[in-house]
């Protein structure tokens, strides 16, 4: 430093179901494996979900309702950036 061709060791684990947790997106163990050379790590950039709280607007005057907007929440198994890594080839 360069590859995932052809190996070895191996490792991770999508949908689903179960349980717990959240306001929701979604997280977490536990079975399962769709598929993955970084599907290890990091929310740093962009992109997507989510809207509990915030602000507008309708409607209501019993309780309340209901729509739009917003991240400070998520999403690394959307894409890139960063930092690690097994093997094998060079130097």
């Nucleotide at each position: 430093a360069u590859g995932u061709a052809a190996a070895a060791a191996g490792g991770c684990a999508a949908a689903c179901c179960u349980u717990c947790u959240g306001a929701a997106a979604g997280g977490a163990a536990g079975g399962g494996a769709c598929g993955c050379a970084a599907a290890g790590c990091u929310a740093u950039g962009g992109g997507u979900c989510u809207a509990a709280g915030g602000u507008c607007c309708u409607c209501a005057u019993u309780u309340a309702a209901g729509g739009a907007u917003u991240a400070u929440g998520a999403u690394u198994g959307c894409c890139a950036g960063g930092c690690u890594g097994c093997c094998a080839u060079u130097a």
Molecule: c-di-GMP-I-GGC riboswitch aptamer
Organism: Clostridia bacterium